The RNA shown here (c-di-AMP riboswitch aptamer (ydaO/yuaA leader)) has 151 nucleotides and comes from a soil metagenome. It matches the Rfam family "c-di-AMP riboswitch aptamer (ydaO/yuaA leader)". Rfam describes the family as follows. This family represents a conserved RNA structure found upstream of the ydaO and yuaA genes in Bacillus subtilis and related genes in other bacteria.
[in-house]
RNA sequence: CGCCGAAUCUUCCGGGUCACCCGGAAGGGCGGGGGAACCACUGAGGCACGCCCGUAGCUGGCGUCGCCUCGUGGGGCGAAUCGCGGCCACCGUCGCGUAGCGCCAGUCCUUCGGCGCGAGCCCGUCAGCUAACCCCGUAGGCAGUAGAAGG
Numbered sequence: 001c002g003c004c005g006a007a008u009c010u011u012c013c014g015g016g017u018c019a020c021c022c023g024g025a026a027g028g029g030c031g032g033g034g035g036a037a038c039c040a041c042u043g044a045g046g047c048a049c050g051c052c053c054g055u056a057g058c059u060g061g062c063g064u065c066g067c068c069u070c071g072u073g074g075g076g077c078g079a080a081u082c083g084c085g086g087c088c089a090c091c092g093u094c095g096c097g098u099a100g101c102g103c104c105a106g107u108c109c110u111u112c113g114g115c116g117c118g119a120g121c122c123c124g125u126c127a128g129c130u131a132a133c134c135c136c137g138u139a140g141g142c143a144g145u146a147g148a149a150g151g
Stems, first nucleotide, its partner, number of pairs: 002142003008028009029138006039128001043070005048064005073126001074123004082097006100117005108151005
């Protein structure tokens, strides 16, 4: 000097090896979650109640934030989803692809080319959207001369 990422800047206080660093507090910026109306969504069965068609009666349909039983959870951050195959009793592990994502050096857009990622973690039976309002984060990890064209 440069890259991924929201992850940076300022002020005050204390400390240090003092052009800076560490800790605490408060702000600006950036990022995320919860949260109306309207709209959207709603597993099956039984019971109860109400309404509708019809009957001598049964059956049927619709509705109920009602009760019971059975089955199944659901959600968030992130590009990181999904599929196929091998090994394996299982857990798992390996490979090939893939939605999507990143880099190629003054900045932005598009195209071509090249290289890589395609993870992990969290909430805890609960959350659609969502104005007002409320809450939270501001980390961590890397690279080594690094293409072209048009605007």